Overview:
The prediction has a mean pLDDT of 81. The RNA shown here (FMN riboswitch aptamer (RFN element)) has 145 nucleotides and comes from Arthrobacter mangrovi. Its Rfam family is "FMN riboswitch aptamer (RFN element)". Gene Ontology term of the family: FMN binding. About the family: The RFN element is a highly conserved domain that is found frequently in the 5'-untranslated regions of prokaryotic mRNAs that encode for flavin mononucleotide (FMN) biosynthesis and transport proteins. This element is a metabolite-dependent riboswitch that directly binds FMN in the absence of proteins. In Bacillus subtilis, the riboswitch most likely controls gene expression by causing premature transcription termination within the 5' untranslated region of the ribDEAHT operon and precluding access to the ribosome-binding site of ypaA mRNA.The FMN riboswitch structure, reported in present an FMN-bound six-stem junction, adopts a butterfly-like scaffold, stapled together by opposingly directed but nearly identically folded peripheral domains. NCBI's taxonomy places the organism under Bacteria, Bacillati, Actinomycetota, Micrococcales, Arthrobacter.
């Protein structure tokens, strides 16, 4: 160095104008781009994460029942708030030209995409679940060698 275990810390960006009783939601024009990978730098390639759905496993406050015991109380079963780890499903969108050994990643041009719930009117940009979760990133300690 690598691997294993534990711990600490970090871990998402973006709006103005018009109309209107009312819009950061409509219309017009803007703006934004998580993580790992890659012959070369990626919102659009390959994969991962977040939301949502399903599955079984473990723990389990509390409630109920049965059985045992003189009793304290114990055992088993059922229901169930909640919690933990996992598996599966779902999961958007890019082309052309140039350079080059190599780029759907760079340069030029023109496009496209963006969970759920809420809202005096429809949301990638507002508010909320979320002081949450999280791919992963950095570091420390111990162990193996």
């Nucleotide at each position: 160095a690598a691997c294993g275990u534990g711990c600490u810390c970090c871990g998402g960006g973006g709006u103005c104008g018009g109309u209107g009783u009312a819009a950061g939601u409509c219309c017009g024009a803007a703006c934004c781009g998580g993580c790992g990978g890659u012959u070369a730098u990626a919102g659009u390639c390959c994969g991962c994460g977040a939301c949502c759905c399903g599955c079984g496993g473990c723990c389990g406050a509390c409630g109920g029942a049965a059985c045992g015991g003189c009793a304290a109380u114990g055992u088993u079963c059922c229901g169930c708030a909640g919690g933990c780890a996992g598996c599966g499903g779902c999961u958007g969108a890019a082309c052309c030209g140039g350079u080059g050994g190599a780029a759907u990643u760079c340069c030029g041009g023109u496009a496209c995409c963006g969970a759920c719930a809420g809202u005096c009117a429809a949301a990638g940009u507002c508010u909320g679940g979320a002081u949450g979760g999280g791919a992963g990133a950095a570091g420390c300690a111990c162990g193996u060698a």